This is a predicted structure of a 103-nucleotide RNA (SAM riboswitch aptamer (S box leader)) from a Flavobacteriales bacterium. Of the family's consensus pairs, 97% are formed in the model. It was read from a public genome assembly, where an Rfam model found it. The prediction has a mean pLDDT of 81. Its Rfam family is "SAM riboswitch aptamer (S box leader)". Rfam's curators write: The SAM riboswitch is found upstream of a number of genes which code for proteins involved in methionine or cysteine biosynthesis in Gram-positive bacteria.

RNA sequence: UACUUAUCCAGAAAGACGGAGGGAAUGGGCCCGGUGAUGUCUUAGCAACCCCUUAGGGCGGGUGCUACUUCCCACCUUGUAUUCUUACAAGGGCAGAUGAGAG
Numbered sequence: 001u002a003c004u005u006a007u008c009c010a011g012a013a014a015g016a017c018g019g020a021g022g023g024a025a026u027g028g029g030c031c032c033g034g035u036g037a038u039g040u041c042u043u044a045g046c047a048a049c050c051c052c053u054u055a056g057g058g059c060g061g062g063u064g065c066u067a068c069u070u071c072c073c074a075c076c077u078u079g080u081a082u083u084c085u086u087a088c089a090a091g092g093g094c095a096g097a098u099g100a101g102a103g
Stems, first nucleotide, its partner, number of pairs: 001103001003101006013043005021032003026074004044066003049062002051058002070095001075092007
C1' cells in the first nucleotide's frame, strides 16, 4: 500500500515540551483554541480486538483509545408531513478509523 473480515450513539486526563491553527479530505453547519488548542513525550486511566483462562472471567503481553455519535449533514431507497421543495424518521451506500487475517 490494494484485499478479506469484525466493530464504530458506551467508557476513560494530568504534567512537560511546543507555539497556531485544529476537529481526515471537499462544501455547508456546529464547535475547540494564546485561560495555549492540534501535535510529541511521560505518567495515569478506559476498553477487551488479538492474547490468557475458560464459558464465569482476567488485564500479565501486542495493539487501540481517553472534546463533541466517525461532531452533524451531503449520495440512493422507503415512509410521514408538506406551502412541492423542503422537514423529519428508518435502511443502505461512499469515504474514514481501529483490530485480526492474508498477499